[in-house]
């Protein structure tokens, strides 16, 4: 110190989420030992048992027992236990230690003070004192209730228990001086008079019994020390959806009270006190030191340990005390338990253990008063669950081992594997050592120093060398842990290692199972057969006696930002303005010293953090010293700043004065055109309204046109990013009233200023009230179209409403999406007022000032777009607002409102993102520019008929399989009888039908015969390979082994190579280097011309390449050259005949050249590119025609051409065979073919190509047959023979429009060819039949010239089977003005909520199923407030006739019970209030796999 995560990629904005560190922690697996700590966070729930506070006989009275001893009359008795134990009176503790956080948002806490408004046992100092009586009560005894607990009466008795008297230095009160000092209230001191309050002994020594004496103990005072009350101030949690609270309230007097001020209480008087610097309410909560975390400043927490507080089943109360309103005390009430003889009692673990119960959870009913602290005692000593120690828990934090060193046949043995090896891995085994822990022996502390006792010494007290006090030296004695830490020997590597994770994040991968299963996940996200992300294995990566999970809190998170953000477009500036507190505030001068600032004192417990030191071996841990402790309070100083007083100033504000432009604002009057009504004329059939129509109007005169009039409304032209207004907003004109701004020069106050929480005002359009008003337009309605519907859009009508006055709403995208103010920072260049200046002076120009309003722009700012003296810059004051989306600007609660609804405003829940700028594409029913048989302008088609042939469906044992918008469907098939063949049934087979190892024997094969459908089986018969080192060895057959392998047209084309189609022969797709941009990316490649082209050309932050275009490459089309045989024949000879001789001119044939290049000419263009036009030329601007497909799309198609990963199946999914199917047939679709006729059919006659194939062929001539074809054989291996007769064409004839002399389907018979074999299922030929069909429906397909169209000809494939497909030539048209419109595509821009990209995205209802929330007639509880009954215990106040021991003057006084009141728990009773569960039934909301219905929004989203 960051990291994932929103997108195709970027930058931003915002979350969510990790990675750290901590924990009283829990769970899950796992544990070896040891110190130190720590351990009910929940039920302040109940709570068996047993311990937690006693002590004192040196205050006091009484006083057992067992035991044991001794005597006994054996019936006991005495001593001694026994200064006894148990109770009693009495001190003194008990208010300390121990617990727990229920309440408490201040009667607490923390920090600083005050107490001149106070208390204080025990303790320490000092003073002065302790006289002299007196009556009781417990206990005991003894009668009695009562089950019990406890309780009553009578009678004895002591005291350091209780009470009078006496004394009073001192103290306190009253009174009325003096001094001093004050905060003026008082304190404080000093002497005076009055009055009040005292006491207790005990124990030891000595004694002359009188007493002295030491010590404890006791009374007062003063004073300390310690602990306490009280009061102040300041700090101390969340809601304003709690805004008003309060009657003892606030203050005074008097009065009571209290330790002590005080409404702390009464009583009377006064109305006051608290509050937006948050009163009252409600929630929630012990405060603090400190703890964790943080770079810090914060932020969470207050366990353990320590300081305060509060509590003690629950609520009340007070007693006693020096403190208490008392945890292990008392009294009442009230839950709850327990006992009970039913009357009536007891009881109180939030001490320690412990049990129950909650719960995810939290230990032992231990040991011991030996240290250390307490009570209590004169002490010995008692007590003590405080505490010290053990004991449970890896619960934490520290330490420590679980060996060490050597060892490579790199064992075995797991795992992976390209099969070579690689890894676990020096790891192990093996040797050769050490001994920490644990064991087992033995040895063994410190902690212990007191008090006490013994002996000696010194001091002190006293009459006293006693006593007894203090001190010092020696002894003697005291340990719970503990036989525990620590040491020593002995044996032995022996007894001691796991958890997590291993897809990014984040160290660390393989394999096997699974197959959106099962299942993982902190966040993004895995799994749909190759998962490093699920499960196991190996292996590895981190910790390590623990490792993980959850929880929770800081951190990271500048994600609440003071240190440290924001608000134009991501969340966010109030719709505008006046103004209150508040907060900020010009110049100069002097004062003060309150902020500031500096320095000094207290303080800021202790312990903890830090630092230095020391001790346990070390560290956890302990000690001891310093820092710190940022803080508050006191004091002294400084005066720059701020505040604050005072005096000034004018530069800021604001007055006056002079001038100037405005749709500023109200009222009131008045003008024109205009639409529509209405009357009257003219007139006549329409008119109006759309995309088209209708609905309306109109012969009862529309519309049109011309005069009159009416009524409301709104104010063309000027008009303009001009003007005014704070903003909504203003628009003929004149009138009257009225707000603001400006300019000038500088006359006046003199800071008066800015901003603005609350408040107050204004406030578009709709709407809401009451009156009016009503021409036009117009929600809602109505009708007509539109449409699948149309509750729109478009039309024809219309009602509120729009207008006016008069009150209300209070909201808009009330937008500059940009709150006010005040200074600062380049400019340019318009416009609007006012002004000054030169010049011309007449308009006007040109240069300058101020105030508006507008564009472009630099610096800076910005995510980015942008913004830019009108800032989103630089600074500074002030308000207002933001903090993920979404549920929601909604819920409920409160204002406001006549209502509609404003306004103020949440939470469950639910998502991992929503968001903002830009980027590059893709779209678009966005523009712009271009192409293309796209379309138009034409020929012929398809769709209608009959046949072929493909698909789909259907059927079937199979009718293999595959293609299936364009881009599947005469397709893969250049050819399915058998065979192809992969499909059915059926027989057969199992190292296989072929191939590689290994063993074995043999040449192989060939013929014949048997059984079958054949595959195959038997049998017979000939016949006997090749080289060689003579061992052998190879090729071939044949059989046999293998969980070696072959083999599969089985799956996966979404696991793949290679091919192949489309897009598309469209003109585009990149790159290097610079440059711009935070970037994603741009530029280049765009932008102006031009092309068929990114095809040249000019411009240019580009400058250059590459793949694509074009060019080379084949044919064609002219020419020329070489060459002449099987082609050719011009002249010559021949002949039936290029048949022979001859030629090689010509045509053809094949080799080479040549030619075409916008080259020339004119025009245009920019002076280019290049276009238009001639010219020459066989061909003219790419001559025509193949070949050639860029980067990529389409998970396009192919595992059945081939290959190939993975997976399957191995006497079968492999192999062989015989038959069948692929050729079925209601049907529906593609492609054709052939017609339907006369430009035509027949019938005879007779011309003219190319290009092609042929020895297992091609086949001539001649014979036969109507033919098919069949004999027959010459000829060619091919410019040579043959296939071969081309046909449309032409010329005769014939047929006359008709189901025909068209049309030829189907059928029936007879043949012919191939073939092993034409039933299924072939082609052909004759004869006979003689369907449909008379130009085809919406629709829809081809073509641009030698092209459509038409006529034939060949060849692959093949035995045989073309109508298909491939070539090939004959004949040979017609149309293109032209790009508006369908389709496709380029490129430039635009929008964009798409990017699986428009076949995208996405919105609402409505059904369904969960989830959480509102409302609801109610129901049910918590806690409250008023008002009333009520009224226990108690204090206090009055009474006090009952009844009494101290004291008495004997009257009483004084006390007790008792009575009465005041107050006031708990209960009740009525009426709110706030809150929580719960409710039939209702609303909305979220989530949810592929549901329904439309299609609102994204593009001009089809009505922006």
């Nucleotide at each position: 110190a960051g990291a994932g995560u929103u997108u195709g990629a970027u930058c931003c904005u915002g979350g969510c989420u990790c990675a750290g560190a901590a924990c009283g922690a829990a769970c899950g697996c796992u544990g070896g030992c040891g110190g130190c700590g720590u351990g009910c966070u929940u039920a302040a729930u109940a709570c068996a048992u047993g311990c937690a506070a006693g002590u004192c006989g040196a205050a006091c009275g009484a006083g057992a027992a067992a035991g044991u001893u001794u005597c006994u009359u054996c019936g006991g008795a005495a001593a001694u236990g026994a200064u006894u134990a148990a109770a009693g009176u009495g001190g003194c503790a008990a208010a300390c230690g121990g617990g727990u956080g229920a309440g408490u948002a201040a009667u607490a806490c923390u920090u600083a003070g005050a107490u001149a408004a106070c208390c204080u046992a025990c303790c320490u100092u000092u003073u002065a004192g302790a006289g002299g009586g007196g009556g009781a009560c417990a206990a005991c005894a003894u009668u009695c209730c009562g089950a019990a607990a406890g309780g009553a009466g009578u009678g004895c008795u002591a005291a350091u228990a209780c009470c009078g008297c006496g004394u009073a230095a001192g103290a306190c009160c009253a009174c009325a001086g003096c001094u001093a000092c004050u905060a003026u209230g008082g304190u404080a001191g000093c002497a005076g008079u009055g009055g009040u309050a005292a006491a207790a002994g005990g124990u030891g020594g000595c004694u002359u019994c009188g007493g002295c004496u030491a010590u404890c103990g006791c009374u007062a005072a003063a004073a300390g020390a310690u602990g306490g009350g009280u009061c102040u101030a300041a700090g101390u949690a969340c809601c304003a959806u709690u805004a008003g609270c309060u009657u003892g309230u606030u203050g005074g007097u008097a009065a009571g009270g209290u330790a002590a001020a005080a409404g702390c209480u009464u009583a009377c008087c006064a109305a006051g006190g608290c509050u937006u610097c948050g009163a009252u309410g409600g929630u929630u909560a012990g405060c603090u030191g400190a703890u964790c975390u943080g770079a810090g400043a914060g932020g969470a927490u207050g366990a353990u340990c320590a300081g305060c507080c509060a509590c003690a089943c629950u609520g009340g109360a007070a007693c006693u005390g020096a403190g208490a309103c008392a945890c292990g005390g008392u009294c009442c009430a009230g839950a709850c338990u327990c006992c009970u003889a039913c009357g009536g009692g007891a009881g109180g673990c939030a001490g320690c253990a412990g049990u129950a119960g909650g719960g995810a959870a939290u230990a032992u009913u231990g040991c011991g008063c030996a240290a250390u602290g307490g009570a209590g005692g004169a002490a010995a000593c008692u007590c003590u669950g405080a505490c010290g120690c053990a004991g449970c828990g890896a619960c934490g934090c520290c330490g420590u081992g679980u060996g060490a060193g050597u060892g490579a046949u790199g064992a075995a043995g797991g795992c992976c594997u390209u099969c070579g090896g690689g890894u676990c891995g020096u790891a192990a085994a093996g040797c050769u050592c050490u001994g920490u822990c644990g064991g087992a022996a033995g040895a063994g502390a410190a902690g212990a120093a007191c008090g006490u006792c013994c002996u000696g010494g010194u001091g002190g007290u006293u009459a006293a060398u006693a006593c007894c006090c203090a001190u010092c030296a020696g002894g003697a004695g005291u340990g719970a842990c503990g036989g525990u830490a620590u040491c020593u020997u002995c044996a032995a590597a022996g007894g001691a290692a796991g958890c997590a994770c291993c897809g990014g994040c984040u160290a660390a991968c393989u394999a096997c199972g699974u197959g959106c299963c099962a299942g993982c996940a902190g966040c993004c996200g895995c799994g749909g057969u190759a998962a490093u992300a699920c499960g196991u294995a190996g292996g590895g990566u981190g910790c390590a006696a623990g490792c993980g999970u959850u929880g929770u809190u800081c951190g990271g998170a500048a994600u609440u930002a003071u240190u440290g953000g924001g608000c134009g477009u991501a969340a966010a500036g109030c719709g505008c303005g006046u103004g209150u507190a508040g907060g900020u505030g010009g110049c100069u001068a002097u004062g003060c010293a309150a902020g500031u600032u500096g320095g000094a004192u207290g303080u800021g417990a202790a312990a903890g953090c830090c630092c230095u030191g020391g001790g346990c071996u070390c560290a956890a841990c302990c000690c001891a010293g310093g820092a710190a402790g940022u803080g508050c309070a006191u004091c002294c100083a400084a005066a720059a700043c701020u505040a604050c007083g005072u005096a000034g100033c004018u530069a800021g504000a604001g007055g006056a004065c002079g001038g100037u432009a405005g749709a500023g604002g109200a009222a009131a009057g008045u003008g024109g055109a205009a639409u529509u009504c209405c009357u009257a004329g003219u007139g006549u059939a329409g008119a109006g309204g759309u995309g088209a129509a209708a609905u309306u109007c109109g012969u009862a005169g529309a519309u049109a046109u011309u005069a009159g009039g009416a009524g409301g409304a709104a104010u063309a032209c000027c008009g303009g990013u001009g003007g005014c207004g704070a903003a909504g907003g203003c628009g003929g004109c004149u009138u009257u009233c009225u707000g603001g701004a400006c300019c000038g020069g500088a006359c006046c106050u003199g800071a008066c200023a800015c901003u603005g929480a609350g408040a107050c005002g204004c406030g578009a359009a709709a709407g809401c009230g009451u009156g009016g008003g009503g021409a036009g337009c117009a929600a809602a309605c109505a009708g007509g179209a539109u449409u699948a519907g149309a509750u729109a859009c478009c039309c024809u009508g219309g009602u509120a409403g729009u207008c006016c006055a008069c009150g209300c709403c209070g909201u808009a995208a009330a937008c500059g999406a940009u709150g006010g103010g005040u200074a600062c920072u380049a400019g340019g260049u318009g416009u609007u007022g006012c002004g000054g200046g030169u010049g011309u002076u007449g308009a006007c120009c040109c240069c300058u000032g101020c105030a508006g309003u507008g564009c472009c722009g630099a610096c800076g700012c910005u995510a980015a777009c942008g913004c830019a003296u009108u800032a989103a810059g630089u600074a500074c004051c002030c308000c207002g607002c933001c903090u993920g989306g979404g549920a929601a600007g909604u819920a409920c609660g409160g204002u406001c409102g006549c209502a509609a609804g404003a306004u103020u405003a949440a939470a469950a829940c639910u998502c991992a993102a929503a968001g903002g700028a830009a980027u590059u594409g893709a779209c678009g029913g966005g523009g712009g520019c271009c192409c293309g048989c796209a379309c138009a302008a034409g020929c012929g088609g398809u769709g209608g008929a009959g046949c072929a042939u493909g698909u789909g469906g259907u059927u079937u044992a199979a009718u293999u399989c595959g293609a299936u918008a364009c881009u599947a469907c005469g397709c893969g098939a250049a050819a399915a009888a058998c065979c192809u063949u992969a499909c059915c049934u059926g027989g057969g087979u199992u190292u296989g039908a072929a191939a590689u190892c290994c063993c074995c024997g043999g040449a192989c094969a060939g013929c014949c015969a048997u059984a079958g459908a054949g595959a195959u089986a038997u049998g017979g018969u000939u016949u006997u390979c090749u080289c060689u080192u003579a061992g052998g060895a190879g090729a071939c057959c044949g059989g046999g082994u293998g969980u070696a392998c072959a083999g599969g047209u089985g799956c996966u084309g979404c696991a793949u190579g290679g091919c192949u189609g489309u897009c598309g022969u469209c003109a585009g797709c990149u790159c290097g280097u610079a440059u711009c941009g935070u970037g994603a990316g741009a530029u280049g490649u765009c932008g102006g011309g031009u092309u068929a082209a990114g095809u040249c050309c000019c411009u240019u932050a580009a400058c250059g390449a590459g793949c694509g275009c074009a060019a080379c490459c084949c044919u064609u089309g002219u020419c020329c050259u070489u060459a002449u045989u099987u082609g050719c024949c011009a002249g010559c000879a021949u002949u039936u005949a290029g048949u022979u001789g001859g030629g090689u001119a010509c045509u053809c044939u094949a080799g080479g050249g040549a030619g075409a290049c916008u080259g020339c000419c004119c025009g245009u263009g920019u002076u280019a590119a290049g276009c238009g036009g001639g010219a020459g030329g066989a061909a003219g601007g790419u001559g025509g025609g193949g070949a050639u497909g860029a980067c990529g799309u389409c998970a396009a198609g192919u595992c059945c051409u081939c290959a190939u990963g993975g997976c399957c199946c191995u006497u079968a999914c492999g192999u062989c065979c015989a038959g069948g199917g692929c050729u079925a047939c209601a049907c529906a679709c593609g492609u054709g073919c052939u017609a339907c006729a006369a430009u035509g059919g027949c019938c005879g006659g007779u011309a003219c190509a190319g290009a092609g194939g042929g020895u297992c062929g091609c086949c001539a001539a001649c014979c036969a047959g109507c033919a098919a074809u069949g004999g027959g054989g010459a000829g060619c291996u091919a410019a040579u023979c043959u296939c071969a007769g081309a046909a449309a064409g032409c010329c005769g004839g014939u047929c006359u429009c008709a189901g025909u002399u068209c049309g030829g389907a189907u059928u029936a018979g007879a043949g012919u060819c191939u073939g092993c074999a034409a039933c299924u299922c072939g082609a052909c030929u004759c004869u006979a039949u003689g369907a449909a069909g008379u130009u085809g429906g919406a629709a829809u397909c081809g073509c641009u010239a030698g092209u459509a169209a038409u006529c034939g000809c060949c060849a692959a494939u093949c035995a045989g089977a073309a109508g298909g497909u491939g070539g090939c030539g004959g004949u040979g048209a017609a149309u293109a003005c032209g790009u508006u419109c369908c389709c496709g595509g380029g490129c430039c821009u635009u929008g964009u909520a798409c990017a699986c990209a428009c076949c995208g995205c996405c919105c609402g209802u409505c059904a369904c199923a969960c989830c959480a929330c509102g409302a609801a007639a109610g129901u049910u509880g918590a806690u409250u407030g008023c008002a009333c009954c009520a009224g226990a215990a108690g204090u206090c106040g009055c009474u006090g006739c009952g009844c009494u021991a101290a004291c008495u003057u004997c009257g009483g006084a004084a006390g007790c019970a008792g009575g009465c009141g005041c107050c006031c728990a708990a209960g009740g009773u009525g009426c709110g209030a706030u809150u929580g569960a719960u409710g039939a039934u209702u609303g909305g909301g979220g989530u949810g796999a592929a549901g329904u219905c439309g299609a609102a929004a994204c593009a001009a989203g089809g009505u922006a």

The prediction has a mean pLDDT of 83. A computed fold for a 1504-nucleotide RNA from a metagenome, annotated as small-subunit ribosomal RNA. The sequence is in RNAcentral, with records from SILVA. It matches the Rfam family "Bacterial small subunit ribosomal RNA".